[in-house]
Molecule: Bacterial RNase P class A
Organism: Terriglobales bacterium
RNA sequence: GCAGGCGGGCGGGCAAUCGCGAAGGCGGGCUGGCGACAGCGUUGCGUUCGAGGAAAGUCCGGACUCCAAAGGGAAGCGUGCUGGCUAACGGCCAGGGGGCCAGCUUCACAAAGUUGGUUCACGGAAAGUACCACAGAAAACGUACCGCCUCGGGUUUUCGGAUCCGGGGUAAGGGUGAAAAGGUGCGGUAAGAGCGCACCGCCCCGCUGGCAACAGCCGGGGGCAGGGCAAACCCCACGUGGAGCAAGGCCAAAUAGGGAAGGUAGAGUUUUCCCGACUCGCGGAACUUCCGGGUAGGUCGCUAGAGGCCGUCAGCAAUGGCGGUUCGAGAGGAAUGAUUGCCGCCGCGAUUUACUAGUCGCGGUACAGAAUCCGGCUUAUAGCCCGCUUGCCAUU
Repeated sequence: GCAGGCGGGCGGGCAAUCGCGAAGGCGGGCUGGCGACAGCGUUGCGUUCGAGGAAAGUCCGGACUCCAAAGGGAAGCGUGCUGGCUAACGGCCAGGGGGCCAGCUUCACAAAGUUGGUUCACGGAAAGUACCACAGAAAACGUACCGCCUCGGGUUUUCGGAUCCGGGGUAAGGGUGAAAAGGUGCGGUAAGAGCGCACCGCCCCGCUGGCAACAGCCGGGGGCAGGGCAAACCCCACGUGGAGCAAGGCCAAAUAGGGAAGGUAGAGUUUUCCCGACUCGCGGAACUUCCGGGUAGGUCGCUAGAGGCCGUCAGCAAUGGCGGUUCGAGAGGAAUGAUUGCCGCCGCGAUUUACUAGUCGCGGUACAGAAUCCGGCUUAUAGCCCGCUUGCCAUU
């Protein structure tokens, strides 16, 4: 210098013009009032403020609100190595164990040890049930296809044997498979076999270290039982009521219907009027006044918070304590924008040059958009910066 990996941070600036939303100010307007003044839109002027690192997905957890709820159990759902952090979590930190990769050491490889990185839904398979494709004899109460050994019978013979059929033994060898019932060696045997032994591995108990997960291999016991799969059922432990700011509280119109008091003899329909007809009503209609519930609408909830930054202390860390300092979108289907110029950043080309730098031109400048709030996770993101680290190249 180039190319990665991991972690952290930033993610355009200034000006002009035209617009948008909110708050409050001044002037004008309208309404009410004798008036001081109060209220209400609208308009004009000027002021202040106006998205994010993910505001997103709505996946997880909480705050808050309402509904439900004595207590206990079961079902359902969720979580699942250990410890810690936290308001809480399926999040984060630290540790343990398994897998993979790299370096180093013992070292020919392999293997072991160790260091670092990375990754894992990482409780239980000696409670039970199910499943394990294809291949294979057999995929789990162990199995005999080939081979090996042996016995019986037949054929043949150069009398050693060879070969065929059947019975039995054998998991050492072959073969199948992702996986075949501990491994290596010696003994043993008809051939074999933990059948016996040594070493390695495994299981159980104890001891030691650790809060624990677990480790050590220290001591004792056991020939070894118990293949995989729980992201199949299941078992165990722990957690878990439901709905969500369109939660919910308050104020409250018109119309219709409900109730009370007053109130009388009529009221309504038949397109209008008269008659007639029908319906309702003196068991109190019509009409008047009042009350209460709900709707439209208004208002509160609503944003200063488990907030940010700095310092310091405790802690390996996540995080917490203390001190200082700082921050004001709140909204209603929803404003926060557009254009131009200059600058910044990146890429390409030209020019200059030993190479850069510089200058000029062209292009690019992302993902995205608050809607009660907060903590996480996940996903999207042009370009830039910082730290650690790996490989390659060049130079000293």